[in-house]
RNA sequence: CGCUGAGUUCGGAGAGAUCGACACCUGUUGAUCGACCCGGAGCCGGGGAACCACCACACCUGGGGUGAAUCUCCCGCAAGGCGGAGGUCGCGAGACCGCCGAGGAGCGGGAGUAGGGCAAAUGUCGUGCCCGAACCCGUCAGCUCACCCGGUAGGCGU
Numbered sequence: 001c002g003c004u005g006a007g008u009u010c011g012g013a014g015a016g017a018u019c020g021a022c023a024c025c026u027g028u029u030g031a032u033c034g035a036c037c038c039g040g041a042g043c044c045g046g047g048g049a050a051c052c053a054c055c056a057c058a059c060c061u062g063g064g065g066u067g068a069a070u071c072u073c074c075c076g077c078a079a080g081g082c083g084g085a086g087g088u089c090g091c092g093a094g095a096c097c098g099c100c101g102a103g104g105a106g107c108g109g110g111a112g113u114a115g116g117g118c119a120a121a122u123g124u125c126g127u128g129c130c131c132g133a134a135c136c137c138g139u140c141a142g143c144u145c146a147c148c149c150g151g152u153a154g155g156c157g158u
Base pairs, nucleotide, nucleotide: 001157002156003155004154008041009040010039011038012037016033017032018031019030020029021028022027042152043151044150045149046148047147052142062140063137064136065135066134071112072111073110074109075108076107077106080100081099082098086097087096088095089094115131116130117129118128119127
């Protein structure tokens, strides 16, 4: 400087660090950087009326959120997994009840895919290269005025 992303910016206070000057026992002072904390602007996300939508059965260990990141198949390994909804016991750690699982939970690899990004180009049709993860809430949430709450990171390339 550029890409992804909401993830930019202003102010207050400030542990500490670096450099310089003066001074000369442990000091004074200027500049720069600055963890943590507080407040604002901008941007992003969640909750939240009326109206509208949904409202049959079954299951219910259900349901929901951020995000482009959903879903399908193949190969190998493999017997455990869930439990912060509920109940019982325990001081507690936990244990039991319970549910799922060899008709394969789960882990690894591969091929695709809904979808997303970048480059060039930009009138159209097309082309190339990538991503297609991860996490959170905790029985609860449709939309949603007022109102309330939270985030403002991380990762990469030259």